Large-subunit ribosomal RNA, domain I from Tumebacillus algifaecis, 557 nucleotides, folded computationally. The coordinates come from a structure-prediction model, not an experiment, and the mean pLDDT is 86. Rfam family: Bacterial large subunit ribosomal RNA.
[in-house]
Context: one part of a larger RNA
RNA sequence: GGCGCACGGAGGAUGCCUUGGCGCCAGGAGCCGAUGAAGGACGGGGCAAACACCGAAAUGCCUCGGGGAGCCGUAAGCAGGCAUUGAUCCGAGGAUGUCCGAAUGGGGAAACCCGGCACUCGUAAUGGGGUGUCACUCAGCACUGAAUCCAUAGGUGUUGAGAGGUAGACCAGGGGAACUGAAACAUCUAAGUACCCUGAGGAAGAGAAAACAACAGUGAUUCCCUGAGUAGCGGCGAGCGAACGGGGAACAGCCCAAACCGUGUGGCUUCGGCCAUGCGGGGUUGCGGGGCGUCUUACAUGGAGUUACAAAUCUGUCGGGUAGAAGAACAGUCUGGAAAGGCUGACCGGAGAGGGUGAAAGUCCCGUAUUCGAAACACGACAGACUCCGAGACGGAACCCCAAGUACCGCGGGACACGAGAAAUCCCGUGGGAAUCAAGGAGGACCACCUCCUAAGGCUAAAUACUUCCUGGCGACCGAUAGUGAACCAGUACCGUGAGGGAAAGGUGAAAAGCACCGCGGGAGCGGAGUGAAAAAGAACCUGAAACCGUGUGCCU
Numbered sequence: 001g002g003c004g005c006a007c008g009g010a011g012g013a014u015g016c017c018u019u020g021g022c023g024c025c026a027g028g029a030g031c032c033g034a035u036g037a038a039g040g041a042c043g044g045g046g047c048a049a050a051c052a053c054c055g056a057a058a059u060g061c062c063u064c065g066g067g068g069a070g071c072c073g074u075a076a077g078c079a080g081g082c083a084u085u086g087a088u089c090c091g092a093g094g095a096u097g098u099c100c101g102a103a104u105g106g107g108g109a110a111a112c113c114c115g116g117c118a119c120u121c122g123u124a125a126u127g128g129g130g131u132g133u134c135a136c137u138c139a140g141c142a143c144u145g146a147a148u149c150c151a152u153a154g155g156u157g158u159u160g161a162g163a164g165g166u167a168g169a170c171c172a173g174g175g176g177a178a179c180u181g182a183a184a185c186a187u188c189u190a191a192g193u194a195c196c197c198u199g200a201g202g203a204a205g206a207g208a209a210a211a212c213a214a215c216a217g218u219g220a221u222u223c224c225c226u227g228a229g230u231a232g233c234g235g236c237g238a239g240c241g242a243a244c245g246g247g248g249a250a251c252a253g254c255c256c257a258a259a260c261c262g263u264g265u266g267g268c269u270u271c272g273g274c275c276a277u278g279c280g281g282g283g284u285u286g287c288g289g290g291g292c293g294u295c296u297u298a299c300a301u302g303g304a305g306u307u308a309c310a311a312a313u314c315u316g317u318c319g320g321g322u323a324g325a326a327g328a329a330c331a332g333u334c335u336g337g338a339a340a341g342g343c344u345g346a347c348c349g350g351a352g353a354g355g356g357u358g359a360a361a362g363u364c365c366c367g368u369a370u371u372c373g374a375a376a377c378a379c380g381a382c383a384g385a386c387u388c389c390g391a392g393a394c395g396g397a398a399c400c401c402c403a404a405g406u407a408c409c410g411c412g413g414g415a416c417a418c419g420a421g422a423a424a425u426c427c428c429g430u431g432g433g434a435a436u437c438a439a440g441g442a443g444g445a446c447c448a449c450c451u452c453c454u455a456a457g458g459c460u461a462a463a464u465a466c467u468u469c470c471u472g473g474c475g476a477c478c479g480a481u482a483g484u485g486a487a488c489c490a491g492u493a494c495c496g497u498g499a500g501g502g503a504a505a506g507g508u509g510a511a512a513a514g515c516a517c518c519g520c521g522g523g524a525g526c527g528g529a530g531u532g533a534a535a536a537a538g539a540a541c542c543u544g545a546a547a548c549c550g551u552g553u554g555c556c557u
Base pairs, nucleotide, nucleotide: 001556002555003554004553005552006551007550008549009548015542016507017506020478021477022475023474024473025472026471027470028469029467030466031165032164039100040099041098042055043054044053046078047077050074051073052059061094062093063092064091065090066089070082071081072080105114106113107112115134116133117132118131119130120129121128136162137161138160139159140158141157142156143155144154170201171199172198173197174196175195181188185235211218212217222249223248224247225246226245232240233239253459254458255457260281261280262279263278264277265276266275267274268273286437288402289401290400291399293394294393295392296391297390302389303388304387305386313385314384315383316382317381318380319379321377322376324372325371326370330345331344332343333342334341346363347362348352354366355365356364408432409431410430411429412428413427414426415425418444439454440453441452442451443450494501495500514541517528518527519526520525
């Protein structure tokens, strides 16, 4: 020195564990904000750095409920207090709530600086303190009011609204890629995706046929299954990809414009009226409807209603929610540090889900099945109060109305599964430009017949999408290099000018019983003693692998 054995050190794998994650389901909730949000800064404890909680009324205040013996958070200490006259704690409602932040009196390098006005405290007085108020934009109303007579612009006051945040989700709209695929690439694809912007809601959007269909019919919209990878589109390549019909989910329909009547205001007037505009009535449709004319009946034993169709509030009952309450049944013995384990004998069960307890408990504890419960608050359903509402017939003639720079057409684009195609349909730009029911649009160029429908105004619940959040549940999900980045004081430490990047780090024991006391040592530490089942569980603490480093020893050299 090598190989081996034994015993150690170091290290933290493995096993076991789980307070944390991940995924899914059901129900709830789906917004907060100038009454100052979200998010923060700084403070508040007897001693108080941090977290948590709170706000100068600061570890808390008030009221109403629950609860019933301890309490003054994590947190073990000292000191001092509170509590059956019901504390701590839990729930509901309220009060307070510094400063920053949309931040809004002005400024500003966020959490700071400096003001005006009113009232008020204080000073001999000035300075100073306190409370309230003072941003901007838009809308309504009132007053005022130029050039310029009226008027208007402008100004002032007042009332109301807005702003900002978010859930990295869902929705609509405005913009809008490329990689890629086509085995290259340009049309095409990826894809109207990603991304940016705007806006909204608990959903959004769509929606009551100028729709489909096909000689038979359907009857708003949305979503699912099917039709169907069909018909089609397509450098007919890659690829894209319907609809009719059928079956389901859910169902709900309405209001205006106009004709006509009445009325107000302004302008014009040949005084006949006309024009514009506001308001009220009327009216809302495709077997075309309405106006207009004539007539009948009715004003309530009827109908409807707060999500559209007009709109506000109150009361009652019930339901679930925000604290809770009751809740069956076991002993002995053995082993052991400890019994829930073994053995013996019982019991409950609408409860043998689960968790805990010194090992493995239906009957020890918390619970579980089941049953019960709210002063207060909000929600939902129903009922009532309450509120709102006329209906119809006939008829004539064809007098009036039935949404215009619209429909439609040319040209240029876009959307439709449909790439200009035979290209209908829908939308935009540009130029042209109708008709009012004997009308107009559609049925995939176009024309005729036939059929369906009534555009150019608007509203509309449900079925559908999503999950930041709350509650409950589940898992052939993870188990600390896994699972969230984060089981632990983590978006922390740390890095970066910044946008941004971004860790590591769990486990004594049943219980701290966390080693009094003695010895060595400056200490660290160690040896005794003691605790404990165990200290080879001593906090660098469960188990404690390997690499790596030693001590002793056998063999070989």